[in-house]
Context: one part of a larger RNA
Molecule: large-subunit ribosomal RNA, domain IV
Organism: Acutalibacteraceae bacterium
RNA sequence: GGGUAGUUAAGGAACUCGGCAAAUUGACCCCGUAACUUCGGGAUAAGGGGUGGUGCUGGAAACAGCACCCGCAGUGAAAAGGCCCAGGCGACUGUUUAGCAAAAACACAGCUCUCUGCUAAAUCGAAAGAUGAUGUAUAGGGGGUGACACCUGCCCGGUGCCGGAAGGUUAAGAGGAGGAGUGCAAGCUUCGAAUUGAAGCCCCGGUAAACGGCGGCCGUAACUAUAACGGUCCUAAGGUAGCGAAAUUCCUUGUCGGGUAAGUUCCGACCCGCACGAAUGGUGUAACGAUCUGGGCACUGUCUCAACUACCCGCCCG
Numbered sequence: 001g002g003g004u005a006g007u008u009a010a011g012g013a014a015c016u017c018g019g020c021a022a023a024u025u026g027a028c029c030c031c032g033u034a035a036c037u038u039c040g041g042g043a044u045a046a047g048g049g050g051u052g053g054u055g056c057u058g059g060a061a062a063c064a065g066c067a068c069c070c071g072c073a074g075u076g077a078a079a080a081g082g083c084c085c086a087g088g089c090g091a092c093u094g095u096u097u098a099g100c101a102a103a104a105a106c107a108c109a110g111c112u113c114u115c116u117g118c119u120a121a122a123u124c125g126a127a128a129g130a131u132g133a134u135g136u137a138u139a140g141g142g143g144g145u146g147a148c149a150c151c152u153g154c155c156c157g158g159u160g161c162c163g164g165a166a167g168g169u170u171a172a173g174a175g176g177a178g179g180a181g182u183g184c185a186a187g188c189u190u191c192g193a194a195u196u197g198a199a200g201c202c203c204c205g206g207u208a209a210a211c212g213g214c215g216g217c218c219g220u221a222a223c224u225a226u227a228a229c230g231g232u233c234c235u236a237a238g239g240u241a242g243c244g245a246a247a248u249u250c251c252u253u254g255u256c257g258g259g260u261a262a263g264u265u266c267c268g269a270c271c272c273g274c275a276c277g278a279a280u281g282g283u284g285u286a287a288c289g290a291u292c293u294g295g296g297c298a299c300u301g302u303c304u305c306a307a308c309u310a311c312c313c314g315c316c317c318g
Stems, first nucleotide, its partner, number of pairs: 001316002006311002010304002014302001019299001027051005036041001038147001052069007070074001082297007089289002094106002110145007122131003148284004153214003158211002160207005167202003173196002176191004215233005242276001243273001254270005301308001
């Protein structure tokens, strides 16, 4: 010096991006236990008390009560939850980057759209055949959303899908014309003004829990300010409920309130939403989480010091 353990007076997070690390808690018995809640939970909530030995009493006993004794210490060693408050995200148990990411990502039950009538759709395979399924729409495939509660607004102009068939367009072919073929026919070959000729496209309608989209300018109330109101332009329609400086807010450390002596974080509000918004789901939500954020209690060598670049067992190196 390194690694790994142990102990440190006084203070107790002043350390630091951050209590990272460490410490505290810890077993069993008794008492006691809040908000909230899907009434199951929350809950070992929190917070208290007890635990040895001897004797006596009660009891069948476990054990209980009382008295006394010893020690610094009685679950006498070891083993063995730190707790609380608030918020974000995800309902939950689960899954994942074998070897830097375990999560708010994936999955999930539930919800929904769509395809599929059975030789099913879909998938593998030149095919035979197989899976689907020895199933049959309460079934099977695909897409989206993601427990539960309350809900899920407007737009079908574009793109997609579904339906429609009158008309337009449209290939080969048919039909027609010509040629060679000694004649005829077939076949071969050349031509196109007109005829016929499918799906598709055009066209007509439907469809957004399909892909997606959901405005601008000007004026106006008897202080001012603001604009319920009016005008005008454009659109397929102009963002409803709810939420909102948010995992979304640039300006921004917005403003106000709370917490601190002091708070770019945090919590509650406001709304001027640069650029939230309703199954690319919206808003809530008990429980859950090696999740993320803020705060508090307890606890500590995280830190302060000059008792301190401390002391110290064993090991390694010099």